[in-house]
RNA sequence: CUUGACAAAGCCAACCCUGCCGUGAUGCAGGGACGGAAAGCCACGGGUCUUAAAGAGAUAGCCGGGUUGCCUUGG
Numbered sequence: 001c002u003u004g005a006c007a008a009a010g011c012c013a014a015c016c017c018u019g020c021c022g023u024g025a026u027g028c029a030g031g032g033a034c035g036g037a038a039a040g041c042c043a044c045g046g047g048u049c050u051u052a053a054a055g056a057g058a059u060a061g062c063c064g065g066g067u068u069g070c071c072u073u074g075g
Base pairs, nucleotide, nucleotide: 001074004071011036012035016031017030018029019028020027034061040067041066042065044064045063046062047059048058049057050056051055
C1' cells in the first nucleotide's frame, strides 16, 4: 500500500417504542436489530432537510474528500 461481513475476538446500531431538549429538521438516553469492514471522527465540496426569508441550523447510516484505528489477506 492492499484483501476480507462466509475466519476469530470484538465494535456500531436502522425501523419502531418510551422519555428528555429544541420553533423545527434533528439530537440525546433506555429498549431493540435493518444493516455496516470504518455505519470511528471532521460540515471542506455537492445533495437533501429545517427556519417565512436573509442568515443560521441539521444530516458523516446520501455522495465525494480529509484523517485515525482492531484483526486478517497479498505485495
Molecule: c-di-GMP-I-GGC riboswitch aptamer
Organism: Desulfobacterales bacterium